[in-house]
């Protein structure tokens, strides 16, 4: 000086499930509301989460173990996709100089 932690602000990316006739349950940071006969579109508070990216989609109606169970634990997984800019300021060590 590069970079890089908090925090901020813009703008972006998500998901919206299972069980019941219901009434209610259950996990979850989040399980809403609207049009459609269906397929499938739209809107959206509050969460999450934005490349050192498992938020979030694929495989997947997956695999094994466990449960009432789609809740748990592992595995798939170094997989194959995914949304970032500014501020901001600590850290950080580079030169000079000067003292022993």
């Nucleotide at each position: 000086a590069a970079g890089c932690a908090a925090c901020g602000c813009u703008g972006g990316g998500g998901g919206g499930g299972c069980c019941g006739c219901a009434a209610g349950g259950c996990u979850g940071a989040g399980a809403u509301c609207c049009c459609g006969c269906a397929a499938g579109g739209g809107a959206c508070c509050a969460c999450c989460c934005c490349u050192g990216g498992a938020a979030c989609c694929u495989g997947a109606u997956c695999u094994c173990g466990u449960u009432c169970g789609u809740a748990c634990g592992a595995g798939c997984g170094u997989a194959g996709g995914g949304a970032a800019g500014c501020g901001g300021g600590g850290u950080g060590g580079g030169c000079a100089c000067u003292c022993g």
TPP riboswitch aptamer (THI element) from Thermoflexus hugenholtzii JAD2, 100 nucleotides, folded computationally.
Its mean pLDDT, the model's own confidence on a scale to 100, is 80.